[in-house]
Context: one part of a larger RNA
RNA sequence: UUGGGCGUAAAGAGCUCGUAGGCGGUCUGUCGCGUCGGAAGUGAAAACCCGGGGCUUAACCCUGGGCUUGCUUUCGAUACGGGCAGACUAGAGUGUGGUAGGGGAGACUGGAAUUCCUGGUGUAGCGGUGAAAUGCGCAGAUAUCAGGAGGAACACCGGUGGCGAAGGCGGGUCUCUGGGCCACUACUGACGCUGAGGAGCGAAAGCGUGGGGAGCAAACAGGAUUAGAUACCCUGGUAGUCCACGCCGUAAACGUUGGGCGCUAGGUGUGGGGGUCCUUCCACGACCUCCGUGCCGCAGCUAACGCACUAAGCGCCCCGCCUGGGGAGUACGGCCGCAAGGCUAAAACUC
Numbered sequence: 001u002u003g004g005g006c007g008u009a010a011a012g013a014g015c016u017c018g019u020a021g022g023c024g025g026u027c028u029g030u031c032g033c034g035u036c037g038g039a040a041g042u043g044a045a046a047a048c049c050c051g052g053g054g055c056u057u058a059a060c061c062c063u064g065g066g067c068u069u070g071c072u073u074u075c076g077a078u079a080c081g082g083g084c085a086g087a088c089u090a091g092a093g094u095g096u097g098g099u100a101g102g103g104g105a106g107a108c109u110g111g112a113a114u115u116c117c118u119g120g121u122g123u124a125g126c127g128g129u130g131a132a133a134u135g136c137g138c139a140g141a142u143a144u145c146a147g148g149a150g151g152a153a154c155a156c157c158g159g160u161g162g163c164g165a166a167g168g169c170g171g172g173u174c175u176c177u178g179g180g181c182c183a184c185u186a187c188u189g190a191c192g193c194u195g196a197g198g199a200g201c202g203a204a205a206g207c208g209u210g211g212g213g214a215g216c217a218a219a220c221a222g223g224a225u226u227a228g229a230u231a232c233c234c235u236g237g238u239a240g241u242c243c244a245c246g247c248c249g250u251a252a253a254c255g256u257u258g259g260g261c262g263c264u265a266g267g268u269g270u271g272g273g274g275g276u277c278c279u280u281c282c283a284c285g286a287c288c289u290c291c292g293u294g295c296c297g298c299a300g301c302u303a304a305c306g307c308a309c310u311a312a313g314c315g316c317c318c319c320g321c322c323u324g325g326g327g328a329g330u331a332c333g334g335c336c337g338c339a340a341g342g343c344u345a346a347a348a349c350u351c
Stems, first nucleotide, its partner, number of pairs: 003323004007305002012319001014201004021194003025088007033081002035077008048066007091191001092188003095184005103177007110154001115149007125136002162169002206247006215241002220236004258318006266296012300307002324351003333344004
């Protein structure tokens, strides 16, 4: 390479948008590019295969045919693919009417709690642990009451629940704003899917500048434990955690499961919408249906575990990735970054 694969054995890019490219619904006409058939030319010789012949045989040699899977020209076919033209509405999108939501951004705001400060009450302890000690306290602590300051996070509701492409999102109000779902089928008329490069987003930690700093807390200090204890436990405590702007671009970024479309038993929860029935109306309830999210389970699949209409089943399209372990996600080079480092990515050697 062919092939075989990618939930857990090696392997799905963290996610999205999108360029080129690949692939692409129904009907009609047309062209005849692909495709298919016929003919002609060419496809050197040798080699190779088949037939015949020559050296006593064979090897070897001679001769005829084939092969040379191709290319060119020409004649024809037009189902399928393609080009062009026209039409359609089942894909896709728009519209109208509803609807749920911690989706995003900014501003304002609330209460509980911790800490600190001031004052009152009050007296000898508090704190902490397996037990202690360091620590705090007669300069009045802890406890308790009142007032004040400041920062961060939002108990209950809360869910097996919701939203978002992923990262992620949770007190309340307002403003701006993205997406979804359902119903109606009014409009457009294939406008679609995927997506090499590329661009954007991207937890935490970390970095830069300026703020902020209550609690927590790497580092650090002390007390314990211990043979030791650069730990686990305790008392403190600085970066950081928070805000603004700019970087970084990683993760067990996980459902360890790329995206899209179609098909393939059921049962039972739950979130959102619609419809029918019941009901005097409403509510409740029953049934049907679309979208989401769980559990169980048949066929089928799987090495097994398990998956099973939210597939890991049955198919098609497109992308990414894997190819024994170590060396190594390293070296070198390149690109990016302020740095930390990131991306791309070997070999010797060795088992």

A computed fold for a 351-nucleotide part of an RNA from an uncultured bacterium, annotated as small-subunit ribosomal RNA, central domain. Its mean pLDDT, the model's own confidence on a scale to 100, is 89. The full RNA is in RNAcentral, with records from ENA.